[in-house]
Context: one part of a larger RNA
RNA sequence: CCCGCGGUCAGACGGAAAGACCCUAUGAACCUUUACUGCAGCUUCGCCUUGGCGUUAGCAGCAACAUGUGUAGGAUAGGUGGGAGGCUAUGAAACCGGGGCGCCAGUUCCGGUGGAGCCAUCCUUGAAAUACCACCCUUAUUGUUGCUGACGUCUAACCGCGGCCCGUUAUCCGGGUCCGGGACAUGGCGUGGCGGGCAGUUUGACUGGGGCGGUCGCCUCCCAAAGAGUAACGGAGGCGUGCGAAGGUAGGCUCAGAACGGUCGGAAAUCGUUCGUCGAGUAUAAUGGCAUAAGCCUGCCUGACUGCGAGAUCUACGAAUCGAGCAGAGACGAAAGUCGGUCAUAGUGAUCCGGUGGUCCCGCGUGGAAGGGCCAUCGCUCAACGAAUAAAAGGUACUCUAGGGAUAACAGGCUGAUUCCUCCCAAGAGUUCAUAUCGACGGGGGAGUUUGGCACCUCGAUGUCGGCUCAUCACAUCCUGGGGCUGUAGCCGGUCCCAAGGGUAUGGCUGUUCGCCAUUUAAAGUGGUACGUGAGCUGGGUUUAAAACGUCGUGAGACAGUUUGGUCCCUAUCUGCCGUGGG
Numbered sequence: 001c002c003c004g005c006g007g008u009c010a011g012a013c014g015g016a017a018a019g020a021c022c023c024u025a026u027g028a029a030c031c032u033u034u035a036c037u038g039c040a041g042c043u044u045c046g047c048c049u050u051g052g053c054g055u056u057a058g059c060a061g062c063a064a065c066a067u068g069u070g071u072a073g074g075a076u077a078g079g080u081g082g083g084a085g086g087c088u089a090u091g092a093a094a095c096c097g098g099g100g101c102g103c104c105a106g107u108u109c110c111g112g113u114g115g116a117g118c119c120a121u122c123c124u125u126g127a128a129a130u131a132c133c134a135c136c137c138u139u140a141u142u143g144u145u146g147c148u149g150a151c152g153u154c155u156a157a158c159c160g161c162g163g164c165c166c167g168u169u170a171u172c173c174g175g176g177u178c179c180g181g182g183a184c185a186u187g188g189c190g191u192g193g194c195g196g197g198c199a200g201u202u203u204g205a206c207u208g209g210g211g212c213g214g215u216c217g218c219c220u221c222c223c224a225a226a227g228a229g230u231a232a233c234g235g236a237g238g239c240g241u242g243c244g245a246a247g248g249u250a251g252g253c254u255c256a257g258a259a260c261g262g263u264c265g266g267a268a269a270u271c272g273u274u275c276g277u278c279g280a281g282u283a284u285a286a287u288g289g290c291a292u293a294a295g296c297c298u299g300c301c302u303g304a305c306u307g308c309g310a311g312a313u314c315u316a317c318g319a320a321u322c323g324a325g326c327a328g329a330g331a332c333g334a335a336a337g338u339c340g341g342u343c344a345u346a347g348u349g350a351u352c353c354g355g356u357g358g359u360c361c362c363g364c365g366u367g368g369a370a371g372g373g374c375c376a377u378c379g380c381u382c383a384a385c386g387a388a389u390a391a392a393a394g395g396u397a398c399u400c401u402a403g404g405g406a407u408a409a410c411a412g413g414c415u416g417a418u419u420c421c422u423c424c425c426a427a428g429a430g431u432u433c434a435u436a437u438c439g440a441c442g443g444g445g446g447a448g449u450u451u452g453g454c455a456c457c458u459c460g461a462u463g464u465c466g467g468c469u470c471a472u473c474a475c476a477u478c479c480u481g482g483g484g485c486u487g488u489a490g491c492c493g494g495u496c497c498c499a500a501g502g503g504u505a506u507g508g509c510u511g512u513u514c515g516c517c518a519u520u521u522a523a524a525g526u527g528g529u530a531c532g533u534g535a536g537c538u539g540g541g542u543u544u545a546a547a548a549c550g551u552c553g554u555g556a557g558a559c560a561g562u563u564u565g566g567u568c569c570c571u572a573u574c575u576g577c578c579g580u581g582g583g
Stems, first nucleotide, its partner, number of pairs: 001583008010575003014570002022404004027400002029396004035201005041194003045190004051154014066139001068137001069105001078136005085119003094113008158181003162178006204216003213233001217239006240385001241283001242342002247301007255279001257275005281290002284347001286345003305328004311322003317386001330339003353379007361372002411458001412456001413454003417451001419447006428438002465540001466538003470532001471529005478503003481498006505519005546564004550559003
């Protein structure tokens, strides 16, 4: 050096299983509910199945009989028409008794007595006789018919999972009969309600993982690198309007502040003089403007117009912005002219659908109409603001799928704020004396053990705390060794330098690492090694499914809260290492 054999399990980010944790998906499934929308089911009412009779109430029609008071006026005049006569021995006036109505004046009906009259046309009135007749109106009573409601009753629909008999050897079913119920119930159709019992679904995005929080459109400034534009969960603020004057025009004016003077009057009120380029004011944020004023005041007005619009700016689109000029009809101004809102930049919402007004348009054979178009205008915190629907919340540890190292938890990596170590300066402490020792305020480094930041390999899997076993390395050394200084007399010490050869505890509690305690020891070191080591062991903790408590939640369920229980697979191919054999 080559080839074996027996072992071991450190590595081959070993094998196994397209990671179950986490995130994503306009994925799925179950579960919940005061999510949304439905459907069973239950229920209300109506009609039908569904018939007879009666009572009662209401309404309507018919018939009879009554009924009717403004004032004036004999007096309780319903309206209109006819009308000169009508009623009366089939009993008039009057009187008595009783009933009804009533505005308490009267009116009407019945019975009795009575025995021949009573009323109209007269005067008042808008209207003249209920003297008489006819047709009506208002209101009431009685009768009748119809309808409706309620109640009662009947039996023939209908019902009986009641008895008996039969088909029949039959606890089905059917028939017969008796009995019970009964137009109810049942059933059908329509209608309103309740309705997680059931079903289909929804339950946003951004995000230094996700959740919680915050945000989502528009305006102003910075960032923004002197054209424009330009990101972040970068730094600051505003808006979802206001105003018929705070708009147009013509004319005029100058502010804030200061000094001086001046009754009450003061730092500051109103008044006077001088200075006063803008420090005031501008409806409202900020920026840019503005004194020729865009600021302030007064007069007259409504251009806060209609039809357009050359041409530009901006811009993916959709939008947005500026705009001379022309026509019409106007406002102000002597005129030239200015005026299509406001000093400018925020004050907002596409389409569909629908409303309102107008209009010459279309309008299903024709004429109309319905309906539509066009013009004007209205209805969205569609604020998740380019608006998925008219209409929508949650749980999953019972979970599942597709994916992701595009994205978290372990480990590694980068970083090194934090952590640890060290150095510089030296105020001070140390009786005196900065530096024996300690060292403020500050500053410079190193390490990569903590907590973090980032999200770079790994989600077609890199097993996670602690213990056991076995270790190996560093040295910033716990002991043992050598030394310097000392505020080292000695014994003990303090501090610093050199030094990694060897060594560096047993028990109690706890899953614990850690820690506390007990007792030893020369000492009971600090760290790295995927917080060494699960294809070496364990499985107490964490971290599935079961269950309970507390708390939260309407609930399904949830909790770096607690509690009991809970499957740890791999026969070693290669490398490494140990032992051994042959060439």

Background: The part of an RNA shown here (large-subunit ribosomal RNA, domain V) has 583 nucleotides and comes from Paris polyphylla var. yunnanensis. The coordinates come from a structure-prediction model, not an experiment, and the mean pLDDT is 85. The source organism's lineage runs through Eukaryota, Viridiplantae, Embryophyta, Liliopsida and Paris polyphylla.